[in-house]
Context: one part of a larger RNA
RNA sequence: ACCUACGAGUUACUUUUACUGGCAAGGUUAAGGAUCUUGAGAUCUGCAGCCGAAGCGAAAGCGAGUCUUAAUAGGGCGCUUUAGUCAGUAGGAGUAGACGCGAAACCAAGUGAUCUACCCUUGGGCAGGUUGAAGGUUAGGUAACACUAACUGGAGGACCGAACCGAUAAGCGUUGAAAAGCUUCCGGAUGACCUGAGGGUGGGGGUGAAAGGCUAAUCAAACUUGGAGAUAGCUCGUACUCCCCGAAAUGCAUUUAGGUGCAGCCUUGAUUUAUACUAAUGUGAGGUAGAGCGACUGAUAAGAUGCGAGGGCUUCACCGCCUAUCAAGUCUUGAUAAACUCCGAAUGCGCAUUAGUUCUAUAUCAGGAGUGAGGGCAUGGGUGCUAAGGUCCAUGUCCGAGAGGAGAAGAAUCCAGACCAUCAGCUAAGGUCCCCAAAUAAACACUAAGUUGAACUAACGAAGUCAGAUUGCUAAGACAGCUAGGAUGUUGGCUUGGAAGCAGCCAUUCAUUUAAAGAGUGCGUAACAGCUCACUAGUCGAGGAGUUUGGCGUGGAUAAUAAUCGGGCAUAAGUGUUUUACCGAAGCUAUGGAAUGAUAUUUAAUUAUAUCAUUGGUAGGGGAGCAUUCCACUCUGCGUUGAAGAUGGAGCGUAAGCUCUGUUGGAGCGUGUGGAAAAGCAAAUGUAGGU
Repeated sequence: ACCUACGAGUUACUUUUACUGGCAAGGUUAAGGAUCUUGAGAUCUGCAGCCGAAGCGAAAGCGAGUCUUAAUAGGGCGCUUUAGUCAGUAGGAGUAGACGCGAAACCAAGUGAUCUACCCUUGGGCAGGUUGAAGGUUAGGUAACACUAACUGGAGGACCGAACCGAUAAGCGUUGAAAAGCUUCCGGAUGACCUGAGGGUGGGGGUGAAAGGCUAAUCAAACUUGGAGAUAGCUCGUACUCCCCGAAAUGCAUUUAGGUGCAGCCUUGAUUUAUACUAAUGUGAGGUAGAGCGACUGAUAAGAUGCGAGGGCUUCACCGCCUAUCAAGUCUUGAUAAACUCCGAAUGCGCAUUAGUUCUAUAUCAGGAGUGAGGGCAUGGGUGCUAAGGUCCAUGUCCGAGAGGAGAAGAAUCCAGACCAUCAGCUAAGGUCCCCAAAUAAACACUAAGUUGAACUAACGAAGUCAGAUUGCUAAGACAGCUAGGAUGUUGGCUUGGAAGCAGCCAUUCAUUUAAAGAGUGCGUAACAGCUCACUAGUCGAGGAGUUUGGCGUGGAUAAUAAUCGGGCAUAAGUGUUUUACCGAAGCUAUGGAAUGAUAUUUAAUUAUAUCAUUGGUAGGGGAGCAUUCCACUCUGCGUUGAAGAUGGAGCGUAAGCUCUGUUGGAGCGUGUGGAAAAGCAAAUGUAGGU
C1' cells in the first nucleotide's frame, strides 16, 4: 500500500410538538392476581393513582368569581367563548458516558533499591619501573649546640605505566554486530581508589561531591490496578439512492473574542388579512453633493484710503510738511471649512392613488435548523503616504454554495445561471494569417520605432513625422546661397605701460558721406593689423520665417534561459475611424423524454389528460424509496429433477437496485403484507488478520 472482516445519534425515564387510532366531559389503569398459550404474548381483573372539566389568594378560605381594601370604588388575575385523555409513530428538549475514538493530568490502594544513588556489615584486588621526605648511622665540625658530607632509610590524595576503573578527540556505526557499540588517541591507576557477597532507605517519598541526576532500557514526581466510558467550548471521523426548497459569516450581550444565548437570514406546517413586490403619478420630511460667504462662525492674500501711534524736518510752542514703520475703520480684487451656511440638488425614504405581477406574496403562530472567522470587485467615505492582496464603515454585486464560453494559464473581471438526450439552428462576451472554429474582408488615415500586436512608465530633452490654428515677410522679388560694399570726423572721452569698434568706466552712443554701414555681433593683436556680423546693392525666381494645439512615434528606460506579443511570426496579422459577413457557450431555438408545482377537466385512486411555470447548489430543513438481519401471518410458495453462496452472460429500472440464465456448489431458501433493528464504509496517522 492493497484485500477481507469489524467500526460511530443508541437505550431508559420525564417532557413538548405534529400525525394516526380508541373513547369523550370525561380519558386511563400501575404493581399485583386469575385464565389461555410451546413461546413471545393475549384476555379478564385490579379503580390506588394521574391528566382534564374553575379560578383567585402567601394562607385560612371563598368560588364564576376571587385577591387587595374601610369600601358595594378602582385595580390585578380569571369567567362569560368547554376538549380532553389513553396508546402508537415521528421530530426536538432534559437527566443519564448520550454520535465514535483521542489527552496531558488528579486521587486511592498496592508492587519495586537483582539497574542505579547513598549508607551499613564482611571479604577481595592493584605487573613492572622511577623519585628518594622525616628519622637514623658514620665522618668532619662546635666549649656544647648548630651546621656540612657520605651512607642508610623508604614517606607521598608523588611520577611513568599494564591489569582494573574511566571516557578526551576523531572516524565508523545510525532499518547498527550493539535500544549507547567498535577502532585509534586519551584520564586515573596506594586512593575522596576499584570490586564480590549480604543488608538498609519507597513515590511529593528516597538518594544526590548538585547534572533536576538516579530510583529496573520509564523521572520537574516510578510502576501496577482501580475511581473511569475522568473532562476535552479542541482536532479527526461519522457508512445506500432519488426528488423539493435553501442559508450565514450581521446586531446586542457575554472572565467574551476560534465558544454560547437572544434577534436576523433558511426550512416544514397551519391560520388571518389584502397586504407584498414593480412601475407611473401626486404629495411630504430632510440640509448631503455642489455652491457661497458686504449671510453668521472660524481661516485668509494683495492693493487703495489713513482715525490714530511712532520717526524725521521746522519751531520757544502750536500749526504745517514728509514717510520702503505699525495701523482701527472703509473700499476694490482674490480666496477657504467633516465638527460654517444666505442657499441647495440628483438618488434614496414616508404616505396616497392607479396599473401590473402571482404558481402567489406579506404578516402571525407552531416544529426543525445551520450560521454568528468571510472574501474580491464597483461606487460613497474614515484611517494610512488619495501606500498595501492594508484596515474600518456604507450601498450594490459576484465568489462562498456556480458548472459553461472569453481573459494564454487564474475563486470572485466580461458574457451567461447546467433537469436529461441529439454528429440540428441562432447569438453573447470575445474573435476570424498558422497553432485554432471563423475575413490573408472592404474604405480612409497614421506609425518606421518590431513602436506595436498583454498589463505601465514620469519630470525633462530633440528642425522625427502627420493634421489644424495663428502672426510677420513675399513678383515694388521674400527665405537660403553666391558676387560686391560694410566708409568718414575718430585712435569718441576717461582710464592705462598700452586701450585704436571689441580689459574696464562714461555718454540725449553724436554727426557726416551714403544704396548701406553700430562710437560696433563674434573671433583676433602686447597695442595696431587681419577675419566676420548687423546693414545695403546686384544675381536668382516662389514661397518662406516664427508662435501654438492635437495624433502617432523618439531619448529618458534599469535583473538575472536566446526568453518572449500565449507561441510561430507580422510593416500589417500594428494604431485610429467606419462598414458588411462569419465563428463563437451547458444562453436562446428546434425535436424527443423525465420530474415538481399550480389551474382546469377526469378517476375508485397523488388515476389520467391539457395548459402554464419550474427543475445549479455547501451548511441545513422537508418528501419518497432501495438493500441487509430477525419475527408474525401469507402464497395447499421454491428446493437432491439441485437451496444459499461463488463466478460468467443477458435484460429491466431515473437511482439505490432487481430479474432471467450457464458453470460451480451440495442443503436449505424465497414472494406478498405488516412489525422490530447489533440495518448499508473509502477515509477516523481507525481495529484485527492476510498478501